Predicted 3D model of an 81-nucleotide RNA (c-di-GMP-I-GGC riboswitch aptamer) from a Syntrophales bacterium. It matches the Rfam family "c-di-GMP-I-GGC riboswitch aptamer". Its family is annotated with cyclic-di-GMP binding in the Gene Ontology. The prediction has a mean pLDDT of 82.
RNA sequence: ACUGAUAAAGGCAAACUGCUCGUGAGGGUAGGACGCAAAGCCAUGGGUCAUCCAUUUGAUAUGAUUGCCAGGCUACCUAGG
Numbered sequence: 001a002c003u004g005a006u007a008a009a010g011g012c013a014a015a016c017u018g019c020u021c022g023u024g025a026g027g028g029u030a031g032g033a034c035g036c037a038a039a040g041c042c043a044u045g046g047g048u049c050a051u052c053c054a055u056u057u058g059a060u061a062u063g064a065u066u067g068c069c070a071g072g073c074u075a076c077c078u079a080g081g
C1' cells in the first nucleotide's frame, strides 16, 4: 500500500409513521432500522423517475435520484493474507 475479519472505537440509516416544503419526482426534520467499509462529498457519463411541450413511439427543455452503475475528490480502524 492492497485486501476487508464473527475485532475495537465510532458513523450512516431503507421501508413505514408524524410535521413541513414542492404541481410532481422528491427534499428537510423527528421517530424507526432493512441494510451499508465509503450508504462521506460532487449530477461529470449512463440508467431510472417527475413536470412542461407534444402526443404515436420518441426526442427536446427543466428538474429529482450519489442507498442504480461508472468516474472524480476525501477519509476512521485494520486481524489474517
Base pairs, nucleotide, nucleotide: 002081003080004077011036012035016031017030018029019028020027021026034067040073041072042071044070045069046068047065048064049063050062051061